RNA sequence: GGGUCAGUAGCUCAGUGGUAGAGCAACAGCCUUUUAAGCUGAUGGUCGUGGGUUCGAUCCCCACCUGACCCACCA
Repeated sequence: GGGUCAGUAGCUCAGUGGUAGAGCAACAGCCUUUUAAGCUGAUGGUCGUGGGUUCGAUCCCCACCUGACCCACCA
């Protein structure tokens, strides 16, 4: 330098055009002598950044940023 993949809640991940979800963690309540376990509830998101297409974009297109891997070149 070229290519492939990934980036979504604190963490691990779903979601392939129509108002963004799960599990775990943390928080509150119930239960318990207390803790843990169990049950219930609520909270938590600029979907990496910026543009474009579209009535409408996490999703399609372009550029860039970060990370992983492969190839090539130089030394």